[in-house]
RNAcentral holds the sequence, with entries from Rfam. A computed fold for a 71-nucleotide RNA from Coraliomargarita sinensis, annotated as transfer RNA. Its Rfam family is "tRNA". Rfam describes the family as follows. Transfer RNA (tRNA) molecules are approximately 80 nucleotides in length. It is annotated as a transfer RNA.
RNA sequence: GCGGGUAUAGUUUAGAGGUAAAACAUCUGCCUUCCACGCAGAGGUCGUCGGUUCGAUUCCGUCUACCCGCA
Numbered sequence: 001g002c003g004g005g006u007a008u009a010g011u012u013u014a015g016a017g018g019u020a021a022a023a024c025a026u027c028u029g030c031c032u033u034c035c036a037c038g039c040a041g042a043g044g045u046c047g048u049c050g051g052u053u054c055g056a057u058u059c060c061g062u063c064u065a066c067c068c069g070c071a
Stems, first nucleotide, its partner, number of pairs: 001070007010024004018054001026042005047063001049061003
């Protein structure tokens, strides 16, 4: 330099055009003499910028970061 892949919550992952979800973690409450466990609840997320579309996490392009291959 060329080609390909991935990017969703603090972490690990679903979701593939129509309300963004689970587990763990965090916080609050209950329980307990206290802690742990358990139960109930809450907050928090689509890498950037554009395009297509009535509507984009989803489709297309650019950039960024990481990974793989070729030279």